[in-house]
RNA sequence: UCAGGAAACGGCGAUGGAUCCCGCCGGGGCUCCGAACUGUGACAUCACCGUGACACAGCGAAACAGCCCGAACCGCCGCUUGGCUGAUGGUUCCUGCCUUUUC
Numbered sequence: 001u002c003a004g005g006a007a008a009c010g011g012c013g014a015u016g017g018a019u020c021c022c023g024c025c026g027g028g029g030c031u032c033c034g035a036a037c038u039g040u041g042a043c044a045u046c047a048c049c050g051u052g053a054c055a056c057a058g059c060g061a062a063a064c065a066g067c068c069c070g071a072a073c074c075g076c077c078g079c080u081u082g083g084c085u086g087a088u089g090g091u092u093c094c095u096g097c098c099u100u101u102u103c
Stems, first nucleotide, its partner, number of pairs: 009026005016094003020090002027069005037058005043052003075084003
């Protein structure tokens, strides 16, 4: 550096919320930051080589944070005018809406 796997975490699964479970996706760029390294200068130390810290210049890792792009995702039927199912991906509960019955 490339590829694959596992775990953790984040995101997603056609109308709201939650538990548990299942499935899918998880990359890129910039900013911020400034460790390490290189060169020069002069100071201290040293027999010498070197070493130490400082200044300037170059280069610039990781993490956090911010911004942008991107992935999973964004229902079905019909040539079309048009039509259909569902608050679940699945289970349960709550909330909203509709219908019926009883009090």

The RNA shown here (Fluoride riboswitch aptamer (crcB RNA motif)) has 103 nucleotides and comes from Paenarthrobacter sp. Z7-10. Model confidence (mean pLDDT): 76 of 100. The source organism's lineage runs through Bacteria, Bacillati, Actinomycetes, Micrococcaceae and Paenarthrobacter. The sequence was found by an Rfam model in a public genome assembly.